[in-house]
RNA sequence: CUUGAAGACCGCUAGGGUUCCGGGCCCAGACCACUUCACUUGAGAAGCCGUCUGAGCUGUCUGGUCCGAGAGCAGUCGGCCACGAUCGUGUGGCUCCACGGAGGGACAAAAGCCCGGGAGAU
Numbered sequence: 001c002u003u004g005a006a007g008a009c010c011g012c013u014a015g016g017g018u019u020c021c022g023g024g025c026c027c028a029g030a031c032c033a034c035u036u037c038a039c040u041u042g043a044g045a046a047g048c049c050g051u052c053u054g055a056g057c058u059g060u061c062u063g064g065u066c067c068g069a070g071a072g073c074a075g076u077c078g079g080c081c082a083c084g085a086u087c088g089u090g091u092g093g094c095u096c097c098a099c100g101g102a103g104g105g106a107c108a109a110a111a112g113c114c115c116g117g118g119a120g121a122u
Base pairs, nucleotide, nucleotide: 007077008076009075011073012072015067016066020064021063022061023058024057025056027054028053029052030051031050034047035046036045037044078095079094080093081092082091083090097117099120103115104114105113
């Protein structure tokens, strides 16, 4: 300096945020109960426990949904080699290794997602 099967798909996880669900806070309305005050041939006012509905904020809310690994796990298929077999697509083995920014991009948003086994380093 150059080279290789540095394979594809699916499920999941580490991780990630906040569309939706749920949780929390707060506000408004309705209902119900209670308290106080007022009224006592009259049906009011204020406060407030609870329930429901709606708006807003909150991921420094465990979660469900969601995103999700080249260098994480498992599976299926594929590839290579050898043997066997002779039209059957079988049996066995191999499929290694892998430090890594900054920046940018998508979706609601972020990320071990994508750019990217990139730049760079060894």